[in-house]
Context: one part of a larger RNA
RNA sequence: UGACGGGGGCCCGCACAAGCGGUGGAGCAUGUGGUUCAAUUCGACGCAACGCGAAGAACCUUACCUGGGCUAGACAACGGAGGACCACCUCAGAGAUGAGGCCUUCCCUUCGGGGACUUCCGGUUCAGGUGCUGCAUGGCUGUCGUCAGCUCGUGCCGUGAGGUGUUGGGUUAAGUCCCGCAACGAGCGCAACCCCUACUCUUAGUUGCCACCCGCAAGGGGGAACUCUACGAGGACUGCUCCGGAUAACGGAGAGGAAGGCGAGGACGACGUCAAGUCAGCAUGGCCUUUAUGCCUGGGGCUACACACGUGCUACAAUGACCGGUACAAAGGGUUGCCAACCCGCGAGGGCUAGCCAAUCCCAAAAAACCGCUCUCAGUUCGGAUUGGAGUCUGCAACUCGACUGCAUGAAGCUGGAAUCGCUAGUAAUGGCGUAUCAGAACGACGCCGUGAAUACGUUCCCGGGCCUUGUACA
Numbered sequence: 001u002g003a004c005g006g007g008g009g010c011c012c013g014c015a016c017a018a019g020c021g022g023u024g025g026a027g028c029a030u031g032u033g034g035u036u037c038a039a040u041u042c043g044a045c046g047c048a049a050c051g052c053g054a055a056g057a058a059c060c061u062u063a064c065c066u067g068g069g070c071u072a073g074a075c076a077a078c079g080g081a082g083g084a085c086c087a088c089c090u091c092a093g094a095g096a097u098g099a100g101g102c103c104u105u106c107c108c109u110u111c112g113g114g115g116a117c118u119u120c121c122g123g124u125u126c127a128g129g130u131g132c133u134g135c136a137u138g139g140c141u142g143u144c145g146u147c148a149g150c151u152c153g154u155g156c157c158g159u160g161a162g163g164u165g166u167u168g169g170g171u172u173a174a175g176u177c178c179c180g181c182a183a184c185g186a187g188c189g190c191a192a193c194c195c196c197u198a199c200u201c202u203u204a205g206u207u208g209c210c211a212c213c214c215g216c217a218a219g220g221g222g223g224a225a226c227u228c229u230a231c232g233a234g235g236a237c238u239g240c241u242c243c244g245g246a247u248a249a250c251g252g253a254g255a256g257g258a259a260g261g262c263g264a265g266g267a268c269g270a271c272g273u274c275a276a277g278u279c280a281g282c283a284u285g286g287c288c289u290u291u292a293u294g295c296c297u298g299g300g301g302c303u304a305c306a307c308a309c310g311u312g313c314u315a316c317a318a319u320g321a322c323c324g325g326u327a328c329a330a331a332g333g334g335u336u337g338c339c340a341a342c343c344c345g346c347g348a349g350g351g352c353u354a355g356c357c358a359a360u361c362c363c364a365a366a367a368a369a370c371c372g373c374u375c376u377c378a379g380u381u382c383g384g385a386u387u388g389g390a391g392u393c394u395g396c397a398a399c400u401c402g403a404c405u406g407c408a409u410g411a412a413g414c415u416g417g418a419a420u421c422g423c424u425a426g427u428a429a430u431g432g433c434g435u436a437u438c439a440g441a442a443c444g445a446c447g448c449c450g451u452g453a454a455u456a457c458g459u460u461c462c463c464g465g466g467c468c469u470u471g472u473a474c475a
Base pairs, nucleotide, nucleotide: 001475002474003472004471005470007469008468009467010466011465012464013463015459016458019423020422021421022420023419026314027313028312029311030310031309032308033307034305035304042053043052064300065299066298067297068296069295070294073126078122079121080120081119082118083117088101089100090099091098092097106115107114108113128289129288131287132286133285137283138282139278140277141276142274144272149188150187151186152185153184154183155164156163157162168179169178170177194266195265197263199234200233201232203230204229205228209223210222212221213220214219237260240254241253242252243251244250316416320375321374323372324371325370332363333362334361337356338355342351343350344349382413387408388407390405391404392403393402429451430450431449432448433447434446435445
């Protein structure tokens, strides 16, 4: 000087408390451990691994296993010989591949040649490696933590390590600001500048809007007010009043206002810590491999299953289930696409055929809610696992191993031990909608809107953190 203390003081955070809802019990989904296996590819392991890399494993992916093949190689460069290449067909084969058939004869040219593509051959300096090392590395990321800190120049103090500044009195979300001070300044952080949202105005008026007219409606006319859209501008600054305070910073109350003291949300992550994570995104040193640890290919595996854990979904019902009727969104996506209406089918879906490169057309039905009917506390008209038939769709192909539909079946489960998690407002809880990936395949992820609470006395205690101080046999 730090670090640490079951030392002290001050302060903060859904840290506790006060509340609301969960997890831990059940079934299923998913990840992991373990076990099994020819293989169940690899990585990630307290918080900060475990619905994580993976925004999507039937083949492919794929790195694993087992067979069948190749050895200058699937890919790059060089030399030689030849030819357009491609496409199509036949045979053998599981395919890779092998044998054959058919067709074709590139571009520029100074006619010397040059160039692109492609086949075969050649051999060496090569290619290749998701082989090892994240403790050799770059880059990127997590974490403490959006915590308020981390430093520098000059000066001053100290033999020196170092200190001072950065401590102190107040204050703040903040090393935020004020005052004081052997310090005076400065930098990286904080804040602001950026995006979005809440109010208003100008401009603009189609595909959007409709106060007006015609029309049963569809629509047409007309309008530029309103809504909306999107470009620009205004608006909030403790600006004003009162009180407190050191006359300061600032705090409390109030007015006006759409909004009030950082208005709400996002993006943004200091010096550094964890030899944290990643050599399997990529790049890269070294090591290893070279008829194999490389490459092609059929099939299998990554989907196994006495078990254990994490994260979720669905429930256990009456604030409900079922049936019928009837409303109200936002944000997205669409030409290899979204697909209306109509017809067929109980349905998944199929057929036919408009519109739309989309404020125009489509996905698209929002659901909870509201109104009415049935059920009457039961393992039930709760719950839907599991299983048997029958089907639909995608795709070369759904056996291993897809999603969905209908009929039948109808398991566990009656609110979950010890323990443990999230959340302070348009939040929790609850309801549906969309998107990426994607042929198909979400209960996950990322977004969107609807309905919409309870509680916070307080800081003694648990956890984490900041500042000052004290002790130390630790560095």